[in-house]
Parts: sequence; C1' cells; structure tokens
RNA sequence: CACUCAUCAAGACCAGCUGAGGGAAAGGCCCUGUGAUGCUGGAGCAACCUCUGGAUAGCCCCGUGCUGCCCGGAAAGGUGCUAAUUCCUCGCCCGCCCCUUGCGGACGACAGAUGAGAG
Repeated sequence: CACUCAUCAAGACCAGCUGAGGGAAAGGCCCUGUGAUGCUGGAGCAACCUCUGGAUAGCCCCGUGCUGCCCGGAAAGGUGCUAAUUCCUCGCCCGCCCCUUGCGGACGACAGAUGAGAG
C1' cells in the first nucleotide's frame, strides 16, 4: 500500500516542554493564548488480540485435541482510545410541522477510524 472480516450512540485527563492552529478530506458548525498542535512522563477507559469459567454443535488424527456459536470473568502482556454519534452532511422509507430550504426516527451506501487475518 491494496484485500477480507468485525466494531464504531457507551466510556476515560493531568503535568512538563512547545507556541497557533485543530476537528481525515470539501462545506457547515465547533474547539482553541482560560493554550491549538507536537513530543515526553504519569493516570485512566475499553476489552480487538490475549488468558479463563460455563453451555452447546461440528470435525478427525479420538486427544488434557481442533473449530464454530452463545452467556460470563480477568486486565499481567500486544494494540487502540481519553471534546462534540465517526461533530453534521448522501440515498430511501416513516412520522411531525408553519408543508420547506425545517424537526425526529428506522434502514442502507460511500468515505474514514481501530483491531484481527492473509498478501
């Protein structure tokens, strides 16, 4: 870097240094010298990988085996994350309304993020 699968409405901030931008992209809207961004240290959240209990089905090499699905638990290790739903946006359907350029809701797509896998 392109591919496959899963998840994305919850959750979690302080200090030091830096010093003007940041929220992927465009628009909107928002955050920001009451300190953006980046780096460092510490803390925390979550539970993808990981470990583990129970239940259940399948496989063959019939074992202290492997795999799938469901319900729990742990947090030492590998990642990740710690403003706003992934901040909002597109399509379609439903409802409401002052009938629209508005509001709410369901579903789906694109793009993106994170993890796991395989290349």
Description: This is a predicted structure of a 119-nucleotide RNA (SAM riboswitch aptamer (S box leader)) from Robiginitomaculum sp. Lineage of the source: Bacteria > Pseudomonadati > Pseudomonadota > Alphaproteobacteria > Robiginitomaculum. It was read from a public genome assembly, where an Rfam model found it. The coordinates come from a structure-prediction model, not an experiment, and the mean pLDDT is 80.